[in-house]
SAM riboswitch aptamer (S box leader) from a soil metagenome, 114 nucleotides, folded computationally. The sequence is in RNAcentral, with records from MGnify. The prediction has a mean pLDDT of 80. Its Rfam family is "SAM riboswitch aptamer (S box leader)". About the family: The SAM riboswitch is found upstream of a number of genes which code for proteins involved in methionine or cysteine biosynthesis in Gram-positive bacteria. The model forms 97% of the base pairs in the Rfam consensus.
């Protein structure tokens, strides 16, 4: 730095947890983590082709586009499960002592993967 509302799971093994954190809300003896095997998504990285640019050239190197799925990561429950900070609209409600609890929309914080 780029992406994160798409997509893709079954055996074996093990024995209670797992979804990052926190709050919820979910998953799990109809068998959770992990571990192993097979499969599969997907295209970040490598590869392949095409254009531009830059070096100054047997090329390289950066940028976009496209490709294919044999390497290298990564993923295969829920939108990164919601939310968490801020600002916006709405609506709670002309209720009530007071007006916050809810929905959505943008940004941003953390988070994950390359």
């Nucleotide at each position: 730095c780029a992406u994160c509302u798409a997509g893709a799971g079954g055996g074996g093994u093990g024995g209670a947890g797992g979804g990052a954190c926190u709050g919820g809300c979910c998953c799990a003896g109809u068998g959770a983590a992990g571990c192993c095997c097979c499969g599969g998504c997907a295209a970040c990285c490598a590869c392949c082709u095409c254009g531009a640019g830059c070096c100054a050239u047997c090329g390289g190197u950066u940028c976009g586009a496209g490709g294919g799925g044999a390497g290298g990561u990564g993923c295969c429950a829920a939108c990164u499960c919601c939310a968490g900070c801020a600002g916006g609209u709405c609506g709670c409600a002309g209720u009530g002592c007071a007006a916050a609890g809810g929905a959505c929309c943008u940004g941003g914080a953390a988070g994950a993967u390359g």